[in-house]
The RNA shown here (c-di-AMP riboswitch aptamer (ydaO/yuaA leader)) has 162 nucleotides and comes from an Acidobacteriota bacterium. Model confidence (mean pLDDT): 76 of 100. The organism belongs to Acidobacteriota, within Bacteria.
RNA sequence: GAAUAGAAAUUGCCUAAGCCGCGCGACGCGCGGCGCGGGGGAACCACAGCCGCCAUGAUGGCGGCAGGGGCGAAUUCGCCGGAGCCCGAUCGGGCGACGGUGGACGAGGACUUCCAACCUCGAGCCCGUCAGCUAACCUCGCCGGCAGCUUGGAAGACGCGU
Numbered sequence: 001g002a003a004u005a006g007a008a009a010u011u012g013c014c015u016a017a018g019c020c021g022c023g024c025g026a027c028g029c030g031c032g033g034c035g036c037g038g039g040g041g042a043a044c045c046a047c048a049g050c051c052g053c054c055a056u057g058a059u060g061g062c063g064g065c066a067g068g069g070g071c072g073a074a075u076u077c078g079c080c081g082g083a084g085c086c087c088g089a090u091c092g093g094g095c096g097a098c099g100g101u102g103g104a105c106g107a108g109g110a111c112u113u114c115c116a117a118c119c120u121c122g123a124g125c126c127c128g129u130c131a132g133c134u135a136a137c138c139u140c141g142c143c144g145g146c147a148g149c150u151u152g153g154a155a156g157a158c159g160c161g162u
Stems, first nucleotide, its partner, number of pairs: 011147004018034007035142006045132001049065006067130001068127004075104007084095004105122005111156007
């Protein structure tokens, strides 16, 4: 001097996940206000699975089976390989975790929008037979992660300097 790795702070980013005030046993905790986000929840509208039994002029009732729903961009279709399981019992057929690959669609690439190309991602968690929309109303959350990851054109905005 360079590269790599780690820690802290500032600043910035993803996300709804922040700001302010007061108090305390004080680098954290509690309370309150504002702000941001999610869920439940009328009328009207929309929707009304299959099977069995009962009843009715019709609407219906009971039971069983299959389920169904939420947060999130994180869905879907095809092809190849495929541990393992089931059926058949001769051939063979079905389901299939997981891996690879391609398309459609969605998300990110650090001021915002549009256009074009390129790169990356498409997870995870929760409710528990139950929830369409939904005014009033009820209720819950404000965690966690990251450090730079592309370029060009057009328009707008912001900051600094003169």